[in-house]
Annotation:
Large-subunit ribosomal RNA, domain IV from a Pseudomonadota bacterium, 356 nucleotides, folded computationally. Rfam family: Bacterial large subunit ribosomal RNA. Lineage of the source: Bacteria > Pseudomonadati > Pseudomonadota. Its mean pLDDT, the model's own confidence on a scale to 100, is 81.
Context: one part of a larger RNA
């Protein structure tokens, strides 16, 4: 010096992102008393907090077990153990006398109900799950999932109070408006629409057969059949179209004037919309401006906490709001305690040194 173990005057969180570490507290079934708000009436709760305890010796009670009496219920100041109450006395500063034994407590918020799960080796959490809720889908060879469009198999040796899938996330009060836009169910009258079918035209190509003559690989005429094109008509579902549906994707405005002080506007125009945010909360795990104003707690508080509402940019099942118990969650605060600081100092072990 560095690591580890302790011990330190007065102070007592002044340290520090934070009380991180330390220290305080301590009885693994001690034993009486006592014990708040809040609560789902179960807790909370060992809440918080007082007391008492060693040894010797009496009395009393209880209970077991023996024995003795009794035919039995039972009964004994007969014993013998345990245990409780309750007296007197005896030592010592000190009776949980050691040693072992070790959850600090309390008060206010935020988040999740809770018990559980989880990034094996940097996250345990407010993430995941989770019982309950609600919308779908499924009629059995079920939906759905593995598999090669298979066979089988799972689903289930279950059958709608069953099983699959999306979403919330106990329980408690609740859950508002919009179906224009996309999605989904439902409808089938009209419009359009596939393969198909092929009325009707239009090219090519051209047997037979007919004329004509110069009898030829000749020119002309009829035109079967075959190929191809264009196509009327027939023609389902989708879509257009008509309802429905939000605990389906989602969405839930502006701008102006107005009241006898001023300042707001309950009111009254008016533009757009498919409808203008309901209850409930709101500087919030969300609020830039922002250390918003105000009050509280501090001598002082960018955090806390209660309040306003001016919600940059909440809001009702990607659920709102409250809320007991619960949490190695996070945020404030108080008591007690400490070398964490003021500020440092000492003492002990192993290093390091330094000599061999």
């Nucleotide at each position: 010096c560095u690591u580890c173990u302790c011990u330190u005057a007065a102070g007592g969180a002044a340290c520090u992102c934070g009380g991180c570490a330390a220290a305080u507290u301590a009885g693994c079934u001690a034993g009486g008393c006592g014990u708040a708000a809040c609560u789902u009436c179960g807790g909370a709760a060992g809440a918080u907090g007082c007391c008492u305890a060693a040894c010797c010796u009496g009395u009393u009670c209880u209970a077991a077990u023996a024995u003795a009496c009794g035919u039995u219920a039972g009964u004994a100041c007969u014993a013998u153990u345990a245990g409780a109450a309750u007296g007197g006395g005896u030592c010592g500063c000190a009776g949980a006398u050691a040693a072992a034994g070790a959850c600090u407590a309390u008060g206010g918020a935020g988040u999740g109900a809770c018990u559980g799960u989880u990034u094996a080796a940097c996250a345990a959490a407010a993430a995941c799950a989770c019982a309950g809720g609600u919308c779908u889908g499924u009629g059995c060879g079920a939906a759905g999932a593995c598999g090669c469009a298979a066979a089988g198999u799972c689903g289930a040796c279950g059958u709608a109070u069953a099983c699959g899938g999306g979403c919330u996330g106990a329980g408690g009060c609740c859950u508002g408006c919009c179906c224009a836009g996309u999605g989904c169910c439902g409808g089938a009258a009209g419009g359009u629409u596939a393969a198909u079918u092929g009325c009707g035209g239009g090219a090519a190509u051209g047997a037979c057969c007919c004329u004509a003559u110069u009898u030829a690989u000749u020119a002309g005429g009829c035109g079967a059949g075959u190929u191809u094109c264009c196509a009327a008509u027939c023609g389902a579902a989708g879509c257009c179209c008509c309802g429905g549906u939000g605990a389906a994707c989602g969405g839930c405005a502006g701008c102006a004037g107005u009241a006898a002080c001023u300042a707001u506007a309950a009111c009254u125009g008016u533009u757009c919309u498919a409808u203008g945010g309901u209850a409930g909360c709101g500087a919030a795990a969300u609020u830039c401006c922002u250390u918003g104003u105000c009050g509280g707690g501090u001598a002082a508080g960018u955090u806390c906490c209660g309040a306003c509402c001016u919600g940059c940019a909440c809001g009702a099942a990607a659920g709102g709001c409250g809320u007991a118990a619960c949490a190695a969650c996070u945020c404030c605060a108080u008591a007690a305690c400490u070398g964490u600081c003021u500020u440092g100092a000492g003492a002990g072990a192993a290093g390091a040194c330094u000599c061999g």